[in-house]
Molecule: transfer RNA
Organism: Lachnospiraceae bacterium
RNA sequence: GAUUCCUUAGCUCAGUUGGCAGAGCACCUGGCAUAUGACCAGGAGGUCACGGGUCCGAUUCCCGUAGGAACCU
Numbered sequence: 001g002a003u004u005c006c007u008u009a010g011c012u013c014a015g016u017u018g019g020c021a022g023a024g025c026a027c028c029u030g031g032c033a034u035a036u037g038a039c040c041a042g043g044a045g046g047u048c049a050c051g052g053g054u055c056c057g058a059u060u061c062c063c064g065u066a067g068g069a070a071c072c073u
Base pairs, nucleotide, nucleotide: 001072003070004069005068006067007066010025011024012023013022019056027043028042029041030040031039049065050064051063052062053061
C1' cells in the first nucleotide's frame, strides 16, 4: 500500500429483507433475612464510533473519516 471483517448500555453480545433499540452479567431501590450472599419484585443506564448522502422514515442501504482485527504484498 491492497482486500475483507468489526465498532450497539459499565462489560460480553443479540437485533432488525428500512417502521417503538434489547438480553445476560454488573449497578440502584424495595421485600425476605440478625447481617452479607442467594432468592423475589421493581428501576436507572444508549448521539447504535463520527460526518455526509438516499428515503416519508436509517442502528439497518450508499460514500467518506477514525479506531481495531485478519490476510496478501